[in-house]
A computed fold for a 76-nucleotide RNA from an Actinomycetota bacterium, annotated as transfer RNA.
It was read from a public genome assembly.
Rfam family: tRNA. By type it is a transfer RNA. Gene Ontology term of the family: triplet codon-amino acid adaptor activity.
The coordinates come from a structure-prediction model, not an experiment, and the mean pLDDT is 81.

RNA sequence: GCGGGCAUAGCUUAGCUGGUAGAGCAGGGGACUCUUAAUCCCAAGGUCGAAGGUUCGAAUCCUUCUGCCCGCACCA
Numbered sequence: 001g002c003g004g005g006c007a008u009a010g011c012u013u014a015g016c017u018g019g020u021a022g023a024g025c026a027g028g029g030g031a032c033u034c035u036u037a038a039u040c041c042c043a044a045g046g047u048c049g050a051a052g053g054u055u056c057g058a059a060u061c062c063u064u065c066u067g068c069c070c071g072c073a074c075c076a
Base pairs, nucleotide, nucleotide: 001072002071003070004069005068006067007066010025011024012023013022019056028042029041030040031039049065050064051063052062053061
């Protein structure tokens, strides 16, 4: 340099053909318990990597860029 893949909550991740973004764990509150742990209940937590474009509507489609990973090529 070329090609491919990945980027969604603090962490690990789901999201079928475009149609109101979910789960588990962690953290917070509560119940239970002499207390802790375990268990159960509740609520909260998201610029969907960034910027544009298409569309009535984009996490999803298109373009560019950023970061990470893989392969190929090049190099003294």